[in-house]
This is a predicted structure of a 158-nucleotide RNA (FMN riboswitch aptamer (RFN element)) from Emcibacter nanhaiensis. Model confidence (mean pLDDT): 76 of 100. Rfam family: FMN riboswitch aptamer (RFN element). Rfam describes the family as follows. The RFN element is a highly conserved domain that is found frequently in the 5'-untranslated regions of prokaryotic mRNAs that encode for flavin mononucleotide (FMN) biosynthesis and transport proteins. Of the family's consensus pairs, 93% are formed in the model. The RNAcentral record of the sequence draws on Rfam. The organism belongs to Emcibacter, within Bacteria.
RNA sequence: GCGAGUUCUCAGGGCGGGGUGGAAUUCCCCACCGGCGGUGAGGGGCUCAGGCCUCAAGCCCGCGAGCGCCAUCUGCCUGUGGUUUAUCGCAGAUGGGUCAAGCAGAUUCGGUGAAACUCCGAAGCCGACGGUCAUAGUCCGGAUGGAAGAGAGCGAAA
Numbered sequence: 001g002c003g004a005g006u007u008c009u010c011a012g013g014g015c016g017g018g019g020u021g022g023a024a025u026u027c028c029c030c031a032c033c034g035g036c037g038g039u040g041a042g043g044g045g046c047u048c049a050g051g052c053c054u055c056a057a058g059c060c061c062g063c064g065a066g067c068g069c070c071a072u073c074u075g076c077c078u079g080u081g082g083u084u085u086a087u088c089g090c091a092g093a094u095g096g097g098u099c100a101a102g103c104a105g106a107u108u109c110g111g112u113g114a115a116a117c118u119c120c121g122a123a124g125c126c127g128a129c130g131g132u133c134a135u136a137g138u139c140c141g142g143a144u145g146g147a148a149g150a151g152a153g154c155g156a157a158a
Base pairs, nucleotide, nucleotide: 005154006153007152008151009150010149016030017029018028019027031138032137033127034126035063036062037061038060042055043054044053045052046051058125059124068099069096070095071094072093073092074091075090076089077081107123108122109121110120111119129141130140131139
């Protein structure tokens, strides 16, 4: 120095204006926002140089959360649940994996170039669940939660 392991800390942004209406930050018009890792021909810094450091994709590859599914346990009922290749209701708690997704979200065109879905230009598109006097990426709630991961400390063996 590497480093199994371990401890601590951190880890999401956004409705401003107008319209309709009894009522909308939810609809319509104009706006606003973009988690984590990877890739990256771009930007910045250091160096004589080789090279090093750093920033850089919402829609390219993956991950997280939430919803679902599955297992176990508990409870519930005008009580045995399946509307047909069937084998079985509902709710809660705990746990699990990637199981299939759920819409597991969403990009094209032009330019440069050896090479770009990443650069430059333009036009588009996407955004869990529950709540609400009216449909929510932006309000309220689960959440003083969880977590992809980031940083720091300690650190066995070889």